[in-house]
RNA sequence: GAGUCGGCCAGGUGGUCGCUGUUAACUUUAGGUUGGCAGAGGAAAGUCCGGACUUCACAGGACAGGAUGCCAGGUAACGCCUGGGAGGUGAAAGCCUACGGCCAGUGCAGCAGAAAAUAAACCGCCAUCCGGCUUGUCCGGAAGGUAAGGGUGAAAUGGUGCGGUAAGAGCGCACCGCGCUCCUGGUAACAGUGAGUGGCAGGGUAAACCCCAUCCGAAGCAAGACCAAAUAGGGGGACGUAUGGCGUGGUCCGCGUUGUCCCCGGGUAGGUUGCAAGAGGUGAGCGGCGACGCUCAUCCCAGAUGAAUGACCAUCCACGACAGAAUCCGGCUUAUCGGCCGACUCUU
Numbered sequence: 001g002a003g004u005c006g007g008c009c010a011g012g013u014g015g016u017c018g019c020u021g022u023u024a025a026c027u028u029u030a031g032g033u034u035g036g037c038a039g040a041g042g043a044a045a046g047u048c049c050g051g052a053c054u055u056c057a058c059a060g061g062a063c064a065g066g067a068u069g070c071c072a073g074g075u076a077a078c079g080c081c082u083g084g085g086a087g088g089u090g091a092a093a094g095c096c097u098a099c100g101g102c103c104a105g106u107g108c109a110g111c112a113g114a115a116a117a118u119a120a121a122c123c124g125c126c127a128u129c130c131g132g133c134u135u136g137u138c139c140g141g142a143a144g145g146u147a148a149g150g151g152u153g154a155a156a157u158g159g160u161g162c163g164g165u166a167a168g169a170g171c172g173c174a175c176c177g178c179g180c181u182c183c184u185g186g187u188a189a190c191a192g193u194g195a196g197u198g199g200c201a202g203g204g205u206a207a208a209c210c211c212c213a214u215c216c217g218a219a220g221c222a223a224g225a226c227c228a229a230a231u232a233g234g235g236g237g238a239c240g241u242a243u244g245g246c247g248u249g250g251u252c253c254g255c256g257u258u259g260u261c262c263c264c265g266g267g268u269a270g271g272u273u274g275c276a277a278g279a280g281g282u283g284a285g286c287g288g289c290g291a292c293g294c295u296c297a298u299c300c301c302a303g304a305u306g307a308a309u310g311a312c313c314a315u316c317c318a319c320g321a322c323a324g325a326a327u328c329c330g331g332c333u334u335a336u337c338g339g340c341c342g343a344c345u346c347u348u
Stems, first nucleotide, its partner, number of pairs: 001346009011316007019039009041322001045333002048331005053220004065216005070084005085099001086097004100211002105209002107205002122150002124146003128142005133136001158176006177200001178198005183192003224273004234264006244258005280299008317320001
């Protein structure tokens, strides 16, 4: 100087005026006033996963549907995290990976190419047969053999060499690669200059259907619980009396309706709660490579409901990004001015 990984901060200080909660005092019908204290984030965001909590459902099992997918571990749980393996990538520190199964079945594949899957004969190569005349290491044709060479493609039945053959070919052999069985190391994934064996095991695609294994009941704090107004309404009882009053009607019958008090349950408006002591923070010790766990000490750290956390002034500097809690917690992803710390790699 260039780069990689991990962690941290997120304008500071002072003053004035407000807002929300809480506490003390005073005052008060509700409530109010004054003082003290506390008052957004690393992502509060997206609502993409996982859980707590709540209501409903539920003997057990199966189907459907969804998610996940190398191994081991961590965790309340996870699609998260840690460690490891394999593959890819970079000169390196490092980084990336839906990384089970296409001989269970079904399907799909543009262009080019002879042929794209029960593989395939366009050019080329080759012995045989037939014909030709210019009689040759020749030319043309027939029916075949051949995957070594050429050409096409992202991909054409393993690679190199020797033998073999008419020419060729795992046809045979050696080495490399590959499959299977065993051995060794490892908890395992997996690994090996290990031993043996098989001429090679027959393309790609499963973020194609599908198969296999594991997991998953549904809805969500507008969940749910409690209190509960009214010239809102419902049920019951007592009193009163009814041969009553009012409405309908010309009248009678009939029908409808009607008093006061008490009790009960449902429940709208509204209020309270859920709702802030928690899988909590900080520090130390111990165990573990680590994620994390255990023990002790210590701290209390927003709680709104038209919804607070702001505005202004002064001053300093490096001139301040993305962004605002709404039941809570663990993750992931995305956005983000500027700066600090630590570890490591390469170059000079």

Bacterial RNase P class A from a marine eukaryotic metagenome, 348 nucleotides, folded computationally. The model forms 95% of the base pairs in the Rfam consensus. Its Rfam family is "Bacterial RNase P class A". The family's RNA type in Rfam is ribozyme. The RNAcentral record of the sequence draws on MGnify. The coordinates come from a structure-prediction model, not an experiment, and the mean pLDDT is 76.